A computed fold for a 72-nucleotide RNA from a bacterium, annotated as transfer RNA. The prediction has a mean pLDDT of 81. Its Rfam family is "tRNA".
RNA sequence: GCCCUCGUAGCACAAUGGAUAGUGCAGCUCACUCCUAACGAGCCGAUCCAGGUUCGACUCCUGGCGAGGGCA
Numbered sequence: 001g002c003c004c005u006c007g008u009a010g011c012a013c014a015a016u017g018g019a020u021a022g023u024g025c026a027g028c029u030c031a032c033u034c035c036u037a038a039c040g041a042g043c044c045g046a047u048c049c050a051g052g053u054u055c056g057a058c059u060c061c062u063g064g065c066g067a068g069g070g071c072a
Stems, first nucleotide, its partner, number of pairs: 001071007010025004018055001027043004048064005
């Protein structure tokens, strides 16, 4: 230098182009308990960036940034 894959919450992952972007763990609050843990109820928190296509984009296209891999 070229090619491929990936980028979603603090972490690990889901999400046929269409419902309020969902689940587990973590965090916070409440309840339970003599206290703690476990269990239970609730809450908080995210689409890497900029454009494009589309009635509608996490999803498709282009460029950039970052991570991993391959070739030279």